[in-house]
């Protein structure tokens, strides 16, 4: 940065589509690791469960627990003095008794530590979520508050004296299922309330000084009135609190300028509405609220209404300007189940507070109660779709507290998800027998591919083991986490897919399929050889992803400010006037609004950009710096624009003097013509048409004369002449009236241009009311035409056309071209006016202005074209356009009496629709020309019988092909078998035919038997070849058998092909190189003037040359010469012989060239006439067929790709069929007769063929033929008789002495064989047919017509085909018409090209 797609091709216009980037994505296939981010876009749907806002005992009274101290009561256990008693020897032991001691428990007081329901304080207005509402001062930006508030925090000043009364808790009673209360009584405080003090403050009054922005603000002084407080901790110092005030900071509130989506098919909205006065209310201004007064206020600069939407920093995209968007992060706003309300408080009208109402859910003892995840997780539902009911307060931050500390789903982390961005890996090196496999193949090979295997290495990630952080600060404290990171170990082991490959767009082959299945973003692929469907091999792209879908920007200059258009592609309003608005002449002064320059403030952070730093890099993140631009303030500048002032005259207007005109309105007048009426003349038609008819007319038309009536229109002049804004205006005169132009330069002094809305005018048709109506004439009637004819043609004829009044408001209202101004080559007409020149006048001529035409240059345009009357160069203003159809339709609104007009969509659908020009083809367009094309003629065909071909029909089969001309006596120059491809039956399976291999054998194989035959049996007969030889054998060729490669196919496709052929057409055309012109397709040449059979030739010309065609060269025929002559010929009477003059044969030459003369023509080409000549203007005929057209014909001549078949679609064989037969068609033959038939006689060709052949003389048969065999390998012999013709005779116009079909009988020939199914002969039979409808074919001279002869094919079979000669005409004025063709030109919506395209209806 562009590309594809409209066409046969081109240029343009114009839409559609693609390549790029992005995403909170989803879906499909696939999936190794890590880092950093992100994750309900839908139901502001409903929510189980847990958690998310508490804290302070250093405010307070209690309560509780623990400990200590003290006191007391009682109990339990324990100690055990003195005493008593028993035993007893001192001493000891036992019993009673209980002073006393200790421990525990209970209770009370005090203290300490801890916990805490309640009172009280602070915080629950932050943090977190969501985007429903909101089009708004909501947000953004910039100002203002002299109209305000602000807890905690900071600074400063001042203060805290003295009292009082309660309420919770608690206790008791009591209601209720519960939630939750009620009553009585007691009590504390930093809870509550008076009093005192009160600098300051507030309010009022007096009053000083100063300032300002409208209300006002600041300040000094005085007087009066009003208002404070709380304590707690500590041994203390002191600390934390409390009250009043001032200031700050922070946070908030209010006001304003500017900006902020779509719709006018929403144009008017508004009663507290707009303002005022006075109140109320608020922190504060304010209709915020109220009373009264006034009637305002907003709105095309878009009010009101409707729809949609949270706004921004930013994000995506883009070169930019812009467009789209508002997830995550950050700022603001709004909301918290829906709606409403206030309370408390510094702050709320309060997400996890209260009250009321609604909906929903839950509990209930039915009386009542409870709840609100748009907090974090999670559930159901919705949906294409979006995570864990995790860990921790370690960090950061927040609340409370003096603090320890408590709370914190904020936050820090982890988990899930390829959802995104970034990074890494899935190995590296070497390795050719280029392995195998797979794929392709021209079968040689090529691809996958150094890829693999193999060898040598490495160790990122993952794995195992060991160590192990930073994040933490003055002590302590780590969720993450034994994680990051480091070390060691083993081993290539665990780790690649997805899309695409016809063009756009990088990448190609095979197979399958056969308009099926399918693909497709657009164009479009697929109907038997699909690089487009599906699979495979290969390739291309990207890569842990790749594709698809959706959305946005881009490309799209396809809404165009940058940066488009409007004659014909979409688009100039039908015209004018004019409001708002936009724009505006010359010179001066002033101002400084626009404009320009400098400065200041702001534009949060994050993001972006630049430079550094930290994670191994990157993504990510930190730091530093910074912009364009916006808004506000300020200081300057003053050229331009604007404002103001005062001037000017070139724009504009007025005046004055002239002038042309179908300009307008009204009135009056005029003649020609049509029609009608009256009268006269006059008689049978008139009228109308392509031709007719309807119609009119003997009741007197048409025609003609005279008179009259009435309406409408104004011939000639008349003219791309005039006038008008357009529509439009045409006899004459008068009245009224508008505008233009020319001249002049007296007046005004920019008064101008354009013009959204608006107003007026506005052809024809139409409508309403009233008149009028001669002609014309929708509708309608009749007659024609026609398949029909609701048309075109004819005869009638009503609205209407005319006038007055009122509507309608549209047209191809067109120059398809809006208006104004200025500038920019020429030439030539015409209308109006003025000036100049000449002695004057007129004309001519010259100059100027305005109008109206033509040609044309620069320029412009896609081209056509436009071109001083621009579509050129510029400025200003308005209208309009944005693919085609739907559709100028629907709905709505508005106008209209109606008809309808104006405004004016969408769904859906297509990939085009369109403009200009080009090449062809075509035209019941034009011009020129040709052809047996017509015309002029001759003979036919179409009717009959028959032959052949074909269609149809039939059939076991009637093999196949050919289909207008250009299939149909065509392939087929020969269907009894064969041919033969078809049918029925019977056989064979490496095969009837070819090549290769092996083995064997020489091969071959008669007679015979079976069979329809193919074939089989029989081989015992016979037979034993060629070359070499070392005689063993080998080789060539042949045969048999066997195996498989293969053979075979007249099976398909002529629309896969080659080759060959037909046709236009023996028509004169078809092209190229270079040059030139055109943006290009293309044009030119090749057109034009002549001429020709011809693009044949000449001349001219931006063309000059050339090629394939034409012509000529070739064959034949017509004349002559030379040469040569046997089998030919004969001047020798015949033969023989001789000869080569003639005939003839066959080779070479000559001859004809418009060469000569005349006329015409352009001094040309050429044409016409003539001479000479056998022949005269390509002498006659043939061969020869340009580029191409018809997907023309042929796969069945042959060849051939692909497909199909392979004990059959091949091969062989017998018989049948191709020969059918109600019929249609085509091409021939024979006739219908006297220009003839028959009988007899008699004459003259050419060209061919002949040895498996032609076959003579002769004999024989009525004949076909037979017997026989001379001659001939042919200028020798034979076929072979030519026939028509000529001479003579007969028939006498008949279904015949015409015609010969058909049939019967008997024969001949060919052939293995004439039944299906041959030809011929003889006798007999004797059909149709008496010249052929509509139509149609051939032929222009040795032709048509007519007559016979030969040949190929062939055993036989010719009315066909190909040749040959004999006899031998008629006619052509001419190019109007039919058919075909050539050239030029014109139109075109055709290009598959008029057998086109296309419209409507129906299915």
């Nucleotide at each position: 940065a562009g590309a594809g797609u409209u066409u046969g091709a081109u240029c343009c216009u114009g839409g559609c589509u693609c390549a790029g980037g992005a995403c909170g994505a989803a879906c499909g296939c696939u999936g190794g690791c890590g880092g950093c981010g992100u994750g309900c876009c839908u139901a502001a749907c409903a929510c189980a469960u847990g958690c998310a806002a508490g804290u302070c005992g250093a405010a307070c009274g209690g309560a509780g627990u623990a400990a200590a101290a003290c006191g007391c009561u009682g109990a339990a256990u324990u100690u055990g003095a003195u005493a008593u008693u028993a035993g007893u020897u001192u001493a000891c032991u036992g019993a009673u008794g209980g002073a006393u001691u200790a421990u525990u428990c209970u209770u009370g007081u005090u203290u300490u530590a801890c916990u805490u329901a309640g009172u009280g304080g602070c915080g629950g207005a932050c943090g977190g979520g969501u985007g429903a509402g909101u089009a708004a001062c909501g947000c953004g930006u910039g100002a203002g508050g002299a109209a305000c508030c602000u807890g905690c925090c900071c600074u400063u000043c001042a203060g805290a004296g003295g009292g009082g009364g309660a309420c919770a808790a608690c206790a008791g009673u009591u209601g209720g299922a519960a939630a939750c209360g009620a009553c009585u009584g007691c009590u504390a405080a930093u809870a509550c309330c008076g009093c005192a003090u009160g600098a300051a403050g507030u309010a009022u009054c007096u009053c000083u000084g100063g300032g300002a922005c409208a209300u006002c603000c600041c300040u000094a002084a005085g007087a009066u009135a009003c208002c404070a407080a709380a304590g707690g901790a500590g041994c203390a110092a002191u600390c934390c609190g409390c009250u009043g005030a001032a200031g700050g900071a922070u946070g908030g509130c209010c006001u304003c300028g500017c900006g902020u989506c779509c719709g006018a098919u929403u144009a008017g909205a508004u009663a507290g509405u707009u303002g005022g006065u006075g109140g109320g209310g608020u922190a504060a201004c304010g209709g915020c609220c109220c009373a009264c007064c006034a009637a305002g206020u907003c709105g095309a600069c878009g009010a009101u209404c409707g729809g949609u939407a949270g706004c921004c920093g930013g994000a995506c995209u883009g070169a930019g300007a812009g467009g789209u968007u508002g997830a995550a992060c950050g700022g603001c706003c709004a909301c918290a189940u829906u709606g409403g309300g206030a309370c408390u408080g510094a702050g709320a009208c309060a997400c996890g507070g209260c009250c009321c109402a609604g909906a929903c859910u839950c509990c209930u003892a039915c009386g009542g109660g409870a709840g609100g995840c748009a907090g974090c997780a999670g559930u159901a539902g919705g949906g294409a779709a979006u995570u864990u009911u995790g860990c921790g307060c370690a960090a950061u931050g927040g609340g409370g507290g003096a603090a320890a500390c408590c709370c914190u789903g904020a936050c820090g982390c982890a988990g899930c998800a390829a959802c995104g961005c970034c990074g890494c890996g899935u190995g590296a090196a070497u390795g050719a027998u280029u392995a195998a496999g797979c794929c392709c193949u021209u079968c040689g090979g090529g691809g996958u591919g150094u890829a693999a295997a193999g060898u040598u290495c490495u160790g990122u990630c993952a794995g195992u083991g060991g160590g192990g952080g930073c994040g933490a600060a003055a002590c302590u404290u780590g969720a993450c986490g034994g994680u990051a990171c480091c070390c060691a170990c083993a081993g290539a082991g665990g780790a690649a897919g997805c899309a695409c490959c016809g063009g756009c767009u990088a990448a190609c082959u095979c197979c399958g399929u056969g308009c099926c299945a399918g693909c497709a973003g657009c164009c479009g692929c697929g109907g038997u050889a699909a690089u487009a469907c599906g699979g495979a091999g290969g390739g291309u792209g990207c890569g842990a992803g790749c594709g698809u879908u959706g959305u946005c920007c881009g490309g799209a200059a396809u809404c165009a400010u940058u940066g488009g258009g409007c004659g014909u592609a979409a688009a100039g309003a039908g015209u004018u006037c004019g409001u708002a608005g936009g724009c505006g002449g010359u010179a001066c002064g002033u101002u400084a609004a626009g404009u320009c320059a400098g400065g200041u403030g702001u534009u949060a952070a994050a993001g972006g950009c630049a430079g550094a730093g930290g994670c191994u890099c990157a993504a990510c993140u930190u730091c530093u710096g910074u912009a364009u631009g916006g808004c506000a303030c300020u200081u300057g500048a003053u050229a331009c624009u604007g404002g103001c002032g005062a001037a000017c005259u070139a724009g504009a207007a007025u005046g004055c003097g002239g002038u042309a005109g179908a300009g307008g309105u009204a009135a009056a007048g005029g003649g020609a013509a049509u029609u009608c009426c009256u009268g006269g003349u006059g008689u049978a038609g008139c009228g109308g048409u392509g031709a007719a008819a309807u119609g009119c007319g003997u009741a007197g038309a048409u025609a003609u004369c005279a008179g009259g009536a009435g309406g409408a229109a104004c011939a000639u002049c008349g003219g791309u002449g005039g006038c008008g804004u357009a529509a439009g205006c045409g006899c004459u005169u008068u009245a009224c009236u508008g505008g233009g132009c020319c001249g002049u330069a007296a007046u005004u002094g920019a008064c101008g241009c354009u013009g959204a809305g608006g107003a007026a005018c506005g052809a024809a048709a139409g409508c309403c009311g009233g008149g009028g109506u001669a002609g014309c004439a929708a509708a309608u009637g009749g007659g024609a035409u026609u398949a029909g004819a609701u048309a075109c043609c004819c005869c009638a004829g009503u609205a209407g056309u005319c006038c007055c009044g009122g509507c309608c408001g549209u047209a191809a209202a067109c120059g398809a071209u809006g208006g104004a101004u200025a500038c920019u080559a020429a030439g030539u007409g015409u209308g109006a006016g003025a000036g100049g020149u000449a002695c004057u006048g007129a004309c001519c001529c010259c100059u100027c202005u305005c109008g109206u035409g033509c040609u044309g240059g620069a320029g412009u345009u896609a081209a056509c074209g436009c071109a001083u009357u621009a579509a050129g160069u510029a400025u200003c203003c308005c209208a309009c356009c944005u693919g085609g159809g739907g559709a100028g339709u629907a709905c709505g609104a508005u106008c209209g009496c109606a008809a309808g007009g104006u405004u004016g969509a969408a769904a859906c659908u297509c990939a085009a629709a369109g403009g200009a020009a080009u090449u062809g083809a075509c035209g019941g367009g034009g011009g020129c020309c040709c052809g047996c094309a017509c015309a002029a003629g001759c003979a036919g065909u179409g009717g009959a019988g028959u032959a052949u071909g074909u269609g149809g029909u039939u059939u076991a089969a009637u093999u196949c092909g050919a289909a207008g001309c250009a299939a149909c006596g065509c392939g087929a120059a020969a269907a009894a078998c064969c041919u033969u491809a078809c049918c029925a039956g019977g056989c064979c399976u490496u095969g009837a035919c070819a090549u290769c291999c092996a083995a064997c054998u020489a091969a071959c194989g008669a007679a015979g038997u079976a069979g329809a035959g193919a074939u089989a049996c029989a081989u015992u007969a016979g037979g034993u070849g060629c070359c070499c030889u070392u005689c063993g054998g080998g080789g060539a060729a042949a045969g048999u058998u066997g195996a498989g490669a293969c053979a075979g196919g007249u099976g398909g496709u002529g629309c896969a092909u080659g080759g060959u052929u037909g046709u236009c057409g023996u028509c004169a055309g078809c092209u190229c190189g270079u040059g030139u012109c055109g943006u290009g397709a293309g044009a030119u040449g090749u057109u034009g003037g002549g001429u020709u059979a011809a693009g044949u030739c000449c001349c001219g010309c931006a063309a000059c040359g050339a090629g394939c065609g034409c012509a000529a060269c070739c064959c034949u025929u017509a004349c002559u010469g030379u040469u040569a002559g046997u089998u030919g010929c004969u001047a020798c009477g015949c033969a023989a012989g001789a000869g080569c003059a003639c005939u003839c044969u066959a080779a070479c030459a000559g001859g004809a060239c418009u060469g000569c003369c005349g006329u015409u023509g352009a001094c040309a080409a050429a044409a016409c006439g003539g001479a000479g000549g056998a022949a005269g203007g390509u002498g006659g005929g043939g061969a020869c067929g340009a580029c191409g057209u018809c997907a023309a014909a042929u796969c069945a001549u042959c060849a051939u790709g692909c497909c199909c078949u392979u004990u059959a679609u091949g091969u062989c064989u017998u018989g049948g069929g191709c020969u059918u037969c109600a019929c249609g068609c085509a091409u021939g033959c024979u006739a219908c007769a006297a220009u003839g038939g028959c009988c007899g006689g008699u004459a003259c060709a050419a060209a061919g063929g002949g040895u498996u052949g032609c076959g003579a003389u002769a004999c024989u048969g009525u004949g076909a033929g037979g017997u026989g065999g001379a001659g001939c390998u042919a200028a020798u012999c034979c076929c072979a008789a030519a026939a028509a013709g000529c001479c003579g005779g007969u028939c006498u116009c008949a279904g015949u002495u015409c015609g010969g079909a058909u049939u019967g009988a008997g024969g001949u020939c060919u052939g293995c064989a004439a039944c299906u199914c041959g030809a011929c002969c003889u006798c007999a039979u004797g059909a149709a047919g008496u010249u052929g409808g509509a139509g149609u074919c051939g032929c222009u001279a040795g032709u048509a017509a007519u007559c016979g002869c030969g040949g190929a094919u062939c055993a036989g079979c010719a009315u066909g085909c190909c040749g040959c000669g004999g006899u031998g005409a008629a006619u052509a004025c001419g190019u109007u018409c039919c058919c075909g063709g050539g050239c030029c030109u014109u139109g075109c919506a055709c290009u598959c090209a008029c057998c086109g395209c296309c419209c409507g209806u129906c299915a």